[in-house]
Context: one part of a larger RNA
RNA sequence: UGACGGGGGCCCGCACAAGCAGCGGAGCAUGUGGCUUAAUUCGAAGCAACGCGAAGAACCUUACCAGGGCUUGACAUAUGGGUGAAGCGGGGGAGACCCCGUGGCCGAGAGGAGCCCAUACAGGUGGUGCAUGGCUGUCGUCAGCUCGUGUCGUGAGAUGUUGGGUUAAGUCCCGCAACGAGCGCAACCCCCGCCGCGUGUUGCCAUCGGGCGAUGCCGGGAACCCACGCGGGACCGCCGCCGUCAAGGCGGAGGAGGGCGGGGACGACGUCAAGUCAUCAUGCCCCUUAUGCCCUGGGCUGCACACGUGCUACAAUGGCCGGUACAGAGGGAUGCCACCCCGCGAGGGGGAGCGGAUCCCGGAAAGCCGGCCCCAGUUCGGAUUGGGGGCUGCAACCCGCCCCCAUGAAGUCGGAGUUGCUAGUAAUCGCGGAUCAGCAUGCCGCGGUGAAUGCGUUCCCGGGCCUUGUACA
Numbered sequence: 001u002g003a004c005g006g007g008g009g010c011c012c013g014c015a016c017a018a019g020c021a022g023c024g025g026a027g028c029a030u031g032u033g034g035c036u037u038a039a040u041u042c043g044a045a046g047c048a049a050c051g052c053g054a055a056g057a058a059c060c061u062u063a064c065c066a067g068g069g070c071u072u073g074a075c076a077u078a079u080g081g082g083u084g085a086a087g088c089g090g091g092g093g094a095g096a097c098c099c100c101g102u103g104g105c106c107g108a109g110a111g112g113a114g115c116c117c118a119u120a121c122a123g124g125u126g127g128u129g130c131a132u133g134g135c136u137g138u139c140g141u142c143a144g145c146u147c148g149u150g151u152c153g154u155g156a157g158a159u160g161u162u163g164g165g166u167u168a169a170g171u172c173c174c175g176c177a178a179c180g181a182g183c184g185c186a187a188c189c190c191c192c193g194c195c196g197c198g199u200g201u202u203g204c205c206a207u208c209g210g211g212c213g214a215u216g217c218c219g220g221g222a223a224c225c226c227a228c229g230c231g232g233g234a235c236c237g238c239c240g241c242c243g244u245c246a247a248g249g250c251g252g253a254g255g256a257g258g259g260c261g262g263g264g265a266c267g268a269c270g271u272c273a274a275g276u277c278a279u280c281a282u283g284c285c286c287c288u289u290a291u292g293c294c295c296u297g298g299g300c301u302g303c304a305c306a307c308g309u310g311c312u313a314c315a316a317u318g319g320c321c322g323g324u325a326c327a328g329a330g331g332g333a334u335g336c337c338a339c340c341c342c343g344c345g346a347g348g349g350g351g352a353g354c355g356g357a358u359c360c361c362g363g364a365a366a367g368c369c370g371g372c373c374c375c376a377g378u379u380c381g382g383a384u385u386g387g388g389g390g391c392u393g394c395a396a397c398c399c400g401c402c403c404c405c406a407u408g409a410a411g412u413c414g415g416a417g418u419u420g421c422u423a424g425u426a427a428u429c430g431c432g433g434a435u436c437a438g439c440a441u442g443c444c445g446c447g448g449u450g451a452a453u454g455c456g457u458u459c460c461c462g463g464g465c466c467u468u469g470u471a472c473a
Base pairs, nucleotide, nucleotide: 001473002472003470004469005468007467008466009465010464011463012462013461015457016456019421020420021419022418023417026312027311028310029309030308031307032306033305034303035302042053043052064298065297066296067295068294069293070292073121077120078119079118080117081116082115083114087102088101089100090099091098092097105112106111123287124286126285127284128283132281133280134276135275136274137272139270144183145182146181147180148179149178150159151158152157163174164173165172189264190263191262192261194232195231196230197229198228199227200226204221205220208219209218210217235258238252239251240250241249242248314414318373319372320371321370322369323368324367330361331360332359335354336353339350340349341348342347380411385406386405387404388403389402390401391400427449428448429447430446431445432444433443
């Protein structure tokens, strides 16, 4: 100087408390451990591994296993030599591939492409993240981390950065042997909330006119909504009180909005020899008829168990049936598919429009109105299983999704313990998208409905500043 303390002081954070909904019990989905296996490829490991790399494992992917094959190789560059190229047809085969036949490239030529042989080399998701780059997690959006000069100290170092106030903040004010400065904080950027201006098509329809079968449908309009740009607006600016005449705090007016308006992007010096050699790159080591390459099939989906994350429930604030209302953000050309017909349905057959403010996905759902159920393992719950069917795809046995009929399991609110959340939040309801042939309870977004509680900081966890002890560095 730091680090640490079941030392002290001050102060924060859904840290506790207050409150709401959960998890831990059930069934299923998914990840992991374990076990099993020819293989169940590999990595991730307290927080910060475990719906994680996976934003799509039937083949492919695929890195694993078994078997069948290939050696200049699936791919790159170069040299020498050779040459009936490739392709097509036939045979064998699970295929990769092998064999036979046919064909016999461009150029006048030199030469070139392709193929074959030879050589140098290729190749490796083989090892080392304790050799590395890059990228990332985490402490932590925490308020800190430093430097120059000066001063103090023999020195390590201190001072500044401590102190008094204040703030979300090393934010600002005051003081001070310090005076300044840098990286961080904040602001500048994006979205949302109010207003104005510009522009009005595919969006809008108040006024005028026309028309209809209902409709901005048509003429037209530029007001409104909205869209896309640009600008204004909030600064404790005004008033009162408190405060050290300060920084600032509390209340009020005005205002769409206050005192950081809400959200996002943004992550200081560093820590964990944190993570990743399997995104990629890369040193060294290792393999070289194989640790490389191709193929068929299998595996990654195995199941006596254990844990994490979820979904669906256990019902009446509910379930079922009929009727009826209102979004936002997205996506669409080997695509989205109106409309018509067939089918109980998944879907099928036709078929218009739309590269889309125009057309389509697209009936949002919870809600509201009416009806049934009457507390029951039930008209709750839907696992499991039988049968029949649809779709994608070369192919759904291992191992996809969906529909219909039948079957209807556990489950009556969950031990110790434990998680999230402070407002348009939690809870609840549906919708879209990426990946993708197909496959979503996961992920990333979107809107609808919309709470409760917060006395307080003693205690648990994490953190900041000052101080104290130390046999630790």

Background: Small-subunit ribosomal RNA, 3' major domain from Collinsella aerofaciens, 473 nucleotides, folded computationally. Rfam family: Bacterial small subunit ribosomal RNA. The full RNA is in RNAcentral, with records from SILVA. The source organism's lineage runs through Bacteria, Bacillati, Actinomycetota, Coriobacteriales and Collinsella. The coordinates come from a structure-prediction model, not an experiment, and the mean pLDDT is 87.